RNA sequence: GGAGCCGGGCGGGCGAACGCGUGCGGCGUGCAGGCUGGCGCCGCCCGAGGAAAGUCCGGGCACCGAAGGGCAGGGUGCUGGCCAACGGCCAGUCGGGGCGACCCGAAGGAAAGUGCCACAGAAAACAGACCGCCGGCCGUUCGUGAGGACGGCCGGUAAGGGUGAAAAGGUGCGGUAAGAGCGCACCGCGUCGGGGGUGACUCCGGCGGCACGGCAAACCCCACCCGGUGCAAGAGCAAAUAGGGAGGCGUUCGAGGGCGGCCCGCCCGAUGCCUCCGGGUAAGCUCGCUCGAGCCGCCGGGCAACCGGCGGCCCAGAUGAAUGUUCGUCGCCCCUUGUCAGGGGAACAGAACCCGGCUUACAGCCCGACUCCCGUG
RNA sequence: GGGCGCCUAGCUCAACUGGCAGAGCAAUGGACUCUUAAUCCAUAGGUUGAAGGUUCGAUUCCUUCGGCGCUCA
Numbered sequence: 001g002g003a004g005c006c007g008g009g010c011g012g013g014c015g016a017a018c019g020c021g022u023g024c025g026g027c028g029u030g031c032a033g034g035c036u037g038g039c040g041c042c043g044c045c046c047g048a049g050g051a052a053a054g055u056c057c058g059g060g061c062a063c064c065g066a067a068g069g070g071c072a073g074g075g076u077g078c079u080g081g082c083c084a085a086c087g088g089c090c091a092g093u094c095g096g097g098g099c100g101a102c103c104c105g106a107a108g109g110a111a112a113g114u115g116c117c118a119c120a121g122a123a124a125a126c127a128g129a130c131c132g133c134c135g136g137c138c139g140u141u142c143g144u145g146a147g148g149a150c151g152g153c154c155g156g157u158a159a160g161g162g163u164g165a166a167a168a169g170g171u172g173c174g175g176u177a178a179g180a181g182c183g184c185a186c187c188g189c190g191u192c193g194g195g196g197g198u199g200a201c202u203c204c205g206g207c208g209g210c211a212c213g214g215c216a217a218a219c220c221c222c223a224c225c226c227g228g229u230g231c232a233a234g235a236g237c238a239a240a241u242a243g244g245g246a247g248g249c250g251u252u253c254g255a256g257g258g259c260g261g262c263c264c265g266c267c268c269g270a271u272g273c274c275u276c277c278g279g280g281u282a283a284g285c286u287c288g289c290u291c292g293a294g295c296c297g298c299c300g301g302g303c304a305a306c307c308g309g310c311g312g313c314c315c316a317g318a319u320g321a322a323u324g325u326u327c328g329u330c331g332c333c334c335c336u337u338g339u340c341a342g343g344g345g346a347a348c349a350g351a352a353c354c355c356g357g358c359u360u361a362c363a364g365c366c367c368g369a370c371u372c373c374c375g376u377g
Numbered sequence: 378g379g380g381c382g383c384c385u386a387g388c389u390c391a392a393c394u395g396g397c398a399g400a401g402c403a404a405u406g407g408a409c410u411c412u413u414a415a416u417c418c419a420u421a422g423g424u425u426g427a428a429g430g431u432u433c434g435a436u437u438c439c440u441u442c443g444g445c446g447c448u449c450a
Stems, first nucleotide, its partner, number of pairs: 001373004006368005012330007020047002023044007031037001049348001053359002056357005061230004068264004073226005078092005093107001094105004108221002113219002115215003130161002132157011169187006188210001189208008234287004244277006256268003294313008332345005378449007387402004396433001404420005426442005
C1' cells in the first nucleotide's frame, strides 16, 4: 500500500421565531348530564426510533371457570450457564467451510414400529449375475500334438465395467481356479475397561470380521415445556334493560343454568327459570395509561452472557389521534471555479398497554481488535 | 391496535400422504361459409408471489420477506 474479518457507537450540532399535545401553576368565563369539572388566555417543564416496522417468539398485566388431573393439540431438541421467561444471549463440544483472522450448523432417536426411495438399472434393502472374470461337461472347428477359437448347458464370483442421488465398510498386502473380512495391517464402526471433564465429549488400551443404506423441515418414539383469549383484555359512572301480556316447567325423587377443544371434576339453583309478543338506548365519559425486569455514572464478582452494591435522574401518553414549519450559523457530501465564493443534497422510517429478544429496512460516517498478500528499511 | 386466511397460464380453478404442473374460457393458425358467429382440427403460453433451506428430487415440507382479503368494540 492492497484485500479481508470481527466487535462497539452515531443517525446532524447550537440558537431564534411561530404553531401543536400531555402535565403543573395563575387569571378570566354562569357554561349546565358531569361541579376536585368544562371552555378561553398566559407562563413553565417535557415531547419518537435504532429499528417505534413485521407480529415471529417470550413475559408482565387483565378477564374467562378454583387453572388441579388426564386426553387431544402445539412447541423446543448437542452440553453447561444467564434470565421474569424464551425458539433469545454467553461459554464450550462435535461437524462443515476458509491459507488465515474467522464464519456457518432445526446438531435427540433410522439395532421400537409403519411408510417412501420416481426415472435409469440385472438388482434399491429378505439384495442382486446385464457385460465381464473363473471352473466343469457337451458339440462344431483349427492344430501332428499340447491346446486354442466359437456356441450351448450347469455352477462359482460383488474384485472390474455400466445405471443411479444412493449398489450392502474403505485403502493396501497376502490368498485363490477366479474372487471374497477368506486372513493380516491401518482407518472407519460396534463393544468393554481405564484416565480427563459438572457435562456434551475426548484420549489410551483390549476384544469383535462388520451385524447397522438414506429420509424423522414423512408418520412416529423419547425428553422437556405450554390452560385459553387478548388493553377492541377488563373495570366504574350516566342513560337504558322499566312497567306489561301469553304459554310452559319446577321447589330436595330438584326444572333449568354456569363450561371456553373434550372428559374427570366443580359451582349456582326457588315470589325462580325458559320461549314468544311488546317496549327501549348509544361512534357517551372516566379509569386501565405509564415509575419501569427503568436510565446514567462509579465500584465489586464472573472468561462472558449477566449479577450485586452505592449515588444521581424522571424520560411522550394522544384517542377525527400532538411531536411540525421557517430562518441564522457550524459540520458532512456533490457540482461550478485558479482562489474567494456560489448553488444543491442528506437514508430507512414514525409511538398507541408495557417490557425482553429475533427478523427485516437503512444515505452517510466514527472508534477499536485481528488476519493474509506485496513492497521498503 | 389484536387475531386469522389466501397467492399456480391473460381469467376462473385443479394437481390427495413430495416423483414429467393440468382443465374450462380466452389467444394464435387452419378447415367450413359469400362473410361473420357457432362448430371441428392443431398450436403456443408458467422463474407455481420473492429469497433461502431440508431432500436424490419441492406447487407440496420449513424459515424470512412482499401483496391481497376476512374478522374483533